This is a predicted structure of a 62-nucleotide RNA (Pistol ribozyme). It matches the Rfam family "Pistol ribozyme". The literature on the family includes a 2015 paper in Nat Chem Biol by Weinberg et al., "New classes of self-cleaving ribozymes revealed by comparative genomics analysis". Its mean pLDDT, the model's own confidence on a scale to 100, is 85.

RNA sequence: CGUCGGCGUGGCGACGGUAAAAAGGGCAUUAAGCCACGAGCGUUGUCAGAAGACAGGUUGCC
Numbered sequence: 001c002g003u004c005g006g007c008g009u010g011g012c013g014a015c016g017g018u019a020a021a022a023a024g025g026g027c028a029u030u031a032a033g034c035c036a037c038g039a040g041c042g043u044u045g046u047c048a049g050a051a052g053a054c055a056g057g058u059u060g061c062c
Stems, first nucleotide, its partner, number of pairs: 001016005007038005025062004033041001044055004
C1' cells in the first nucleotide's frame, strides 16, 4: 500500500490476492455478526399464498 472483519467514518486486528482468523482482560448472555456513533444489511418476531409490509436492532457483571 491493498484486502478482509455486513455498510460509512474512526478505532482495533489479521492477512498478502486470499477472505479467513484475531480484534484491552475475564465470566456469562443473545438469533444478533470485534467496538463507538450513524444509518440499517444480515439475523429476529408478526402479518401475507407469495411479493412484500410493520416492529425491533443482544444483554449483564467484574